[in-house]
Molecule: RNase P RNA; transfer RNA
Organism: uncultured Desulfobulbaceae bacterium
RNA sequence: UGGAGCGGGCGCAUGAUCGCUCCGAUUCAAAUCGGAGAGGAAAGUCCGGACACCACAGGGCAGGGUGGUUCGUAACGCGAACCGGGGGCAACCCCGGGAAAGUGCCACAGAAAAUAUACCGCCCGCCUCAGGCGGGUAAGGGUGAAAAGGCGAGGUAAGAGCUCACCGCUUUCAUGAUGACAUGAAAGGCAUGGUAAACCCCACCAGGUGCAAGACCAAAUAGGGAAACGUUUGAGGACUGCCCGUCCAAUGUUUCCGGGUAGGUUGCAGGAGGUGCCGGGCGACCGGUGUCCCAGAUAAAUGAUCAUGGUUCGCUUUCGGCGAAUACAGAAUCCGGCUUACAGCUCGCUCCAUUUU
RNA sequence: CGGGACGUAGCGCAGUCUGGUAGCGCACCUGAAUGGGGUUCAGGGGGUCGGAAGUUCAAAUCUUCUCGUCCCGA
Numbered sequence: 001u002g003g004a005g006c007g008g009g010c011g012c013a014u015g016a017u018c019g020c021u022c023c024g025a026u027u028c029a030a031a032u033c034g035g036a037g038a039g040g041a042a043a044g045u046c047c048g049g050a051c052a053c054c055a056c057a058g059g060g061c062a063g064g065g066u067g068g069u070u071c072g073u074a075a076c077g078c079g080a081a082c083c084g085g086g087g088g089c090a091a092c093c094c095c096g097g098g099a100a101a102g103u104g105c106c107a108c109a110g111a112a113a114a115u116a117u118a119c120c121g122c123c124c125g126c127c128u129c130a131g132g133c134g135g136g137u138a139a140g141g142g143u144g145a146a147a148a149g150g151c152g153a154g155g156u157a158a159g160a161g162c163u164c165a166c167c168g169c170u171u172u173c174a175u176g177a178u179g180a181c182a183u184g185a186a187a188g189g190c191a192u193g194g195u196a197a198a199c200c201c202c203a204c205c206a207g208g209u210g211c212a213a214g215a216c217c218a219a220a221u222a223g224g225g226a227a228a229c230g231u232u233u234g235a236g237g238a239c240u241g242c243c244c245g246u247c248c249a250a251u252g253u254u255u256c257c258g259g260g261u262a263g264g265u266u267g268c269a270g271g272a273g274g275u276g277c278c279g280g281g282c283g284a285c286c287g288g289u290g291u292c293c294c295a296g297a298u299a300a301a302u303g304a305u306c307a308u309g310g311u312u313c314g315c316u317u318u319c320g321g322c323g324a325a326u327a328c329a330g331a332a333u334c335c336g337g338c339u340u341a342c343a344g345c346u347c348g349c350u351c352c353a354u355u356u357u
Numbered sequence: 358c359g360g361g362a363c364g365u366a367g368c369g370c371a372g373u374c375u376g377g378u379a380g381c382g383c384a385c386c387u388g389a390a391u392g393g394g395g396u397u398c399a400g401g402g403g404g405u406c407g408g409a410a411g412u413u414c415a416a417a418u419c420u421u422c423u424c425g426u427c428c429c430g431a
Stems, first nucleotide, its partner, number of pairs: 001353010012309007020037007039328001043339002046337005051210004064205004068082005083096005097201002102199002104195003119141002121137007149167002152164003168190001169188008214266004224257008236248004273292008310326007358430007367383004377414001385401005407423005
């Protein structure tokens, strides 16, 4: 200098005028004054919690989710470090239980797609000399995404883990590590193709619903309950066979009570909070201490205009001037993550190549 | 605020559960029959399955993310 990998930050600035929401002060009120007023994703609603109500002896099934190990965390499907596999010259990135528990599937092609088997070959025997028949074999060819351990030597009629060395695989043991796992030794003699984002198996996790949860106050109208005073009785029921009387029933007025709708208040902004310093830890993160208070609307405020100046692009005569643009997006109970969108600017660390010293 | 379904040819729909060949009707094009049109008959074209990644030998189909449309609850 060029290319690349990883991780951060900012994401228009200042001022004026007119408005909007909330809080505080003055105030009977109206008004006035002062203060505050979107984000890194407020988004998707994909996970996890706080909080609230409902349910709940105890245990299990079904259905759902997660998936290397250890740690972090309130918790997680998140994060950190490590382990194993794969990719890259490298920095670095991607993936992650089990396919010898069982079932299913593997189109076409191919002999055969998983109980093995034989199209062309190779070898042996027979008939016959073109070839055919029977047997052996799986080293070679061919098919396919995938072909029954790999490679070399021995061996053989030709071959073959048939035998041997190395590698791979399986089992057992030893050592090291908290652990995933690593290293080493011995034995087996190949048994074990792929697919679980197919069913499934194993281990672990989880009650349900969600702030329109829930709590409080509480109109009008219409129901409900109670009390008092009446009314209806020729004809309701009970005491009682009859009368009176009393009670109930029906009905009217008044008063009181309760549920609850509209509406209002609350939940609701001091919190697993931000940040400086110190300490612990490889790290995620944790502890101590100082400091700060940082939106709260409800049909829903956070806006509009102007001026000056940034940045980028275009035109133009370098200076200068003119014009245009200035991302993604916008709170709704709160918090921790993930994912997705994002014009442009900028910082740090690391790797590779080249050049110079 | 919370939840569900759908997206396949110009239009309306199958196929997705159980992965290998995308099909049906109308419409369109060509030819025949007719003097011509319609009807009818014969034949044909048109799709990368809303988009992007992943799993797999192989994806419309399985998984994740994303875009759009419609519906439901309080």